[in-house]
RNA sequence: UAUAGAGAAAAGCAAAACAAGUGAAAGUUUGUGACGCAACACUAUAGGGUCUAAGUCGUUUGGUUUAUGAUAAGACAGCCAGUUACCACA
Numbered sequence: 001u002a003u004a005g006a007g008a009a010a011a012g013c014a015a016a017a018c019a020a021g022u023g024a025a026a027g028u029u030u031g032u033g034a035c036g037c038a039a040c041a042c043u044a045u046a047g048g049g050u051c052u053a054a055g056u057c058g059u060u061u062g063g064u065u066u067a068u069g070a071u072a073a074g075a076c077a078g079c080c081a082g083u084u085a086c087c088a089c090a
Base pairs, nucleotide, nucleotide: 005087012037013036017032018031019030020029021028022027035078041083042082043081047080048079049076050075051074055071056070057069058068059067
């Protein structure tokens, strides 16, 4: 220095599930937990993708409710991506 990431060391994160809170939902927060991660750090108005549909706009109805279609201004970075960074045999 970071192209190659080690049955190495130091430091770190934490899936599912369960409990409690929050939310219309998707999700998210805290605790327990330990599936995994060399970026599983940060970024959701740089972009693609995914989830949800309270509200809104349609359809239905004489009208209302119900039902149903579309829609993000709600979310996801542990899907791709962008940015930055720790250690280190060779």

The prediction has a mean pLDDT of 79. A computed fold for a 90-nucleotide RNA from Acetobacterium bakii, annotated as c-di-GMP-I riboswitch aptamer. The source organism's lineage runs through Bacteria, Bacillota, Clostridia, Eubacteriales and Acetobacterium. The RNAcentral record of the sequence draws on Rfam and Ribocentre. Its Rfam family is "c-di-GMP-I riboswitch aptamer". Its family is annotated with cyclic-di-GMP binding in the Gene Ontology.